[in-house]
RNA sequence: CGAGUCAGCUGGACAGUCGCUGCACACUCGUGUGCAGAGGAAAGUCCGGGCUCCACAGGGCAAGGUGCCAGGUAACGCCUGGGGGGCGUGAGCCCACGGAAAGUGCCACAGAAAACAAACCGCCUGAGGGUGCGAGCAGUCGUGCCAACAGGUAAGGGUGAAAAGGUGCGGUAAGAGCGCACCGCGCCGCUGGUAACAGCGGCGGCACGGCAAACCCCACCCGGAGCAAGGCCAAAUAGGGGAGCAAUACGCGUGGCCCGCGUGGCUCCCGGGUAGGCCGCUAGAGGUGCGCGGUGACGUGCAUCCCAGAUGAAUGAUUGUCUGAAAUGAACAGAACCCGGCUUAUAGGCUGACUCGGGGC
Numbered sequence: 001c002g003a004g005u006c007a008g009c010u011g012g013a014c015a016g017u018c019g020c021u022g023c024a025c026a027c028u029c030g031u032g033u034g035c036a037g038a039g040g041a042a043a044g045u046c047c048g049g050g051c052u053c054c055a056c057a058g059g060g061c062a063a064g065g066u067g068c069c070a071g072g073u074a075a076c077g078c079c080u081g082g083g084g085g086g087c088g089u090g091a092g093c094c095c096a097c098g099g100a101a102a103g104u105g106c107c108a109c110a111g112a113a114a115a116c117a118a119a120c121c122g123c124c125u126g127a128g129g130g131u132g133c134g135a136g137c138a139g140u141c142g143u144g145c146c147a148a149c150a151g152g153u154a155a156g157g158g159u160g161a162a163a164a165g166g167u168g169c170g171g172u173a174a175g176a177g178c179g180c181a182c183c184g185c186g187c188c189g190c191u192g193g194u195a196a197c198a199g200c201g202g203c204g205g206c207a208c209g210g211c212a213a214a215c216c217c218c219a220c221c222c223g224g225a226g227c228a229a230g231g232c233c234a235a236a237u238a239g240g241g242g243a244g245c246a247a248u249a250c251g252c253g254u255g256g257c258c259c260g261c262g263u264g265g266c267u268c269c270c271g272g273g274u275a276g277g278c279c280g281c282u283a284g285a286g287g288u289g290c291g292c293g294g295u296g297a298c299g300u301g302c303a304u305c306c307c308a309g310a311u312g313a314a315u316g317a318u319u320g321u322c323u324g325a326a327a328u329g330a331a332c333a334g335a336a337c338c339c340g341g342c343u344u345a346u347a348g349g350c351u352g353a354c355u356c357g358g359g360g361c
Base pairs, nucleotide, nucleotide: 001357002356003355004354005353006352007351008350009349010348012322013321014320015319016318017317018316020037021036022035023034024033025032026031027030039332043343044342046341047340048339049338050337051226052225053224054223064221065220066219067218068082069081070080071079072078083097084095085094086093087092098217099216103215104214105211106210107209120157121156122153123152124151125150126149129146130145131144132143133142134141135140165183166182167181168180169179170178184206185204186203187202188201189200190199191198192197230279231278232277233276240270241269242268243267244266245265250264251263252262253261254260286305287304288303289302290301291300292299293298
């Protein structure tokens, strides 16, 4: 210098004018002054928790989720460290990574065969048939070829995402874990490690194809609903309950009539509940700095700070100067109970550590 990897930061700045929301303080009581006023994701609402109400003796089933090991945490499907596997020259990146010798199921197309193995081509053997050549006077003998048949084989070819361990040597009619060595696999033991696992040794000729984000099995987790949760105050109108008064007349209902029963009035009180208002609502698993413990996630001590709380819902508009290669204003995007994560979006700019390649001193 070029190409990359990882971890972060920033996300226009300053000033003037006019507005909006909250809080505090003033007074002439609806104005004034002061202070504060979106994000790294406020987003998706995908996980986990706090909080609230409902349910609940205890246990189990079902349903759902998670799935190498250890740790962190309020908790998690998150994070950290480690193991194993894969990719990359490397820095690094990716992985739902328990069980396929409990059972069931599936494995398209192609292919002989997709799992109790099987045999299309090929290779090998066999007795006979046909036929060529050679020998012989001849029966016949030797040797080759052809198709079919019977049998052996799984090395090779071919199919497939995947073909019943791999490579090599021996072996054989041809072959084959048939035998042997190494590698792989399984079992057992020892050593190291908290563990996942790793290393070493012995035994076994191989018994066990793949798929569990197929059913399933195993282990662990899990009650439901959500701030429109939930609580408080409380009009008008309608309706409910009680007491008193009035009236035992009248109206209405009881299918027409009588009795009877019910109901209709006024005043006061009570409770439920709607509109509306208030609380919940933002001081919190909180931010910053320093110290200590830990490889780290994180924990802990001290100091310090207060940092939006709206409810038709504020956080805006405009002017000037500057930044910028440029612009007509400039990435993604707008809080709604709170917090921890994950995921997704993001123009441009900046910083640090590391890797690979080239060059110079």